[in-house]
Context: one part of a larger RNA
RNA sequence: CUGGGCGUAAAGGGAGCGUAGGCUGCGCGGUAAGUCAGAUGUGAAAUCCCGGGGCUCAACCCCGGAACUGCAUCCGAUACUGCCGCGCUAGAGUAAUGGAGGGGUAACUGGAAUUUACGGUGUAGCAGUGAAAUGCGUGGAUAUCGUGAGGAACACUUGUGGCGAAAGCGAGUUGCUGGACAUUUACUGACGCUGAGGCUCGAAGGCUAGGGUAGCGAAAGGGAUUAGAUACCCCUGUAGUCCUAGCAGUAAACGGUGUGCGCUUGGUGUAGGAGGAUUCGACCCCUUCUGUGCCGGAGCUAACGCGUUAAGCGCACCGCCUGGGAAGUACGGUCGCAAGACUAAAACUC
Numbered sequence: 001c002u003g004g005g006c007g008u009a010a011a012g013g014g015a016g017c018g019u020a021g022g023c024u025g026c027g028c029g030g031u032a033a034g035u036c037a038g039a040u041g042u043g044a045a046a047u048c049c050c051g052g053g054g055c056u057c058a059a060c061c062c063c064g065g066a067a068c069u070g071c072a073u074c075c076g077a078u079a080c081u082g083c084c085g086c087g088c089u090a091g092a093g094u095a096a097u098g099g100a101g102g103g104g105u106a107a108c109u110g111g112a113a114u115u116u117a118c119g120g121u122g123u124a125g126c127a128g129u130g131a132a133a134u135g136c137g138u139g140g141a142u143a144u145c146g147u148g149a150g151g152a153a154c155a156c157u158u159g160u161g162g163c164g165a166a167a168g169c170g171a172g173u174u175g176c177u178g179g180a181c182a183u184u185u186a187c188u189g190a191c192g193c194u195g196a197g198g199c200u201c202g203a204a205g206g207c208u209a210g211g212g213u214a215g216c217g218a219a220a221g222g223g224a225u226u227a228g229a230u231a232c233c234c235c236u237g238u239a240g241u242c243c244u245a246g247c248a249g250u251a252a253a254c255g256g257u258g259u260g261c262g263c264u265u266g267g268u269g270u271a272g273g274a275g276g277a278u279u280c281g282a283c284c285c286c287u288u289c290u291g292u293g294c295c296g297g298a299g300c301u302a303a304c305g306c307g308u309u310a311a312g313c314g315c316a317c318c319g320c321c322u323g324g325g326a327a328g329u330a331c332g333g334u335c336g337c338a339a340g341a342c343u344a345a346a347a348c349u350c
Base pairs, nucleotide, nucleotide: 003322004321005320006319007304008303012318014201015200016199017198021194022193023192025088026087027086028085029084030083031082033081034080035077036076038074039073040072041071042070049065050064051063052062053061054060091191092188093187094186095184096183097182098181103177104176105175106174107173108172109171110154115149116148117147118146119145120144121143125136126135162169163168206247207246208245209244210243211242215241216240220236221235222234223233258317259316260315261314262313263312266295267294268293269292270291271290272289273288274287275286276285299306300305323350324349325348332343333342334341335340
């Protein structure tokens, strides 16, 4: 470079926004750059190919033709692509109406529980395990009642339910704020899709500074178990877990399935809307849009399975794969306080 691929065999970037680039709706007119046709010039000879000839053949040599797939100029064609102009509304967006939601952020508030302090009652145990022991307790524990403090998390509701790009989001109230959805079809008039670099977000754990620390709990100490036990079990317990401001940038960051658009039999749940029928009004029922599940048809698939939420049929763009190990390692580079992250081989070996 080309081909074939990427749910599970190697392979979808953790996610979004977006630059360059690639691709881009319908109609009309123009232009003729791409594209196509013709002509002219050129494309040295030799070589290659075809036909014929000469050395006894061949190699080799000679003659003729074709070819030289290219370039330039001229004259044409105008379906498609490009460019220019005009128009359109089916893509995209705006507006109005109005219902849903643990979407984000800040402040305030609440109750249950654990722990703890003080006080009351009360007495010999409590805790823990397979069994124990370490541990706590006559300096009065455990239990129980009352009052107070403090931190963290929000039972039930809770639902293959909701929201969010992903990470993720669950007590209540209020402020600020993002997005999606439905209906109306009023407005703009292709304003679109994707997206190398780039920028932003990004669980847990980790790091820096300052605070906080109830419970839990790496490390550490002790008790057991065991041949040993640097473990599993038990008693303690520091970082951490929490908050503020930064850094880091990774996960089985998973649907192991990139994003967008179109097309292609159905059934049955569920969430949010709209319309219809009916009704005093609603529910049930019918239709429809958006989301989220299950089951299955065609088709696809190596099979498993997927199956209008595609892994079916197509288009556009990006990322990635190319036998196993060595190795996501070494070296170099960039980033980082560090830990490390990103980029990323080879020898050798099977």
Notes:
Model confidence (mean pLDDT): 89 of 100. The part of an RNA shown here (small-subunit ribosomal RNA, central domain) has 350 nucleotides and comes from an uncultured Verrucomicrobiota bacterium. Rfam family: Bacterial small subunit ribosomal RNA. The RNAcentral record of the full RNA draws on ENA, Greengenes and SILVA.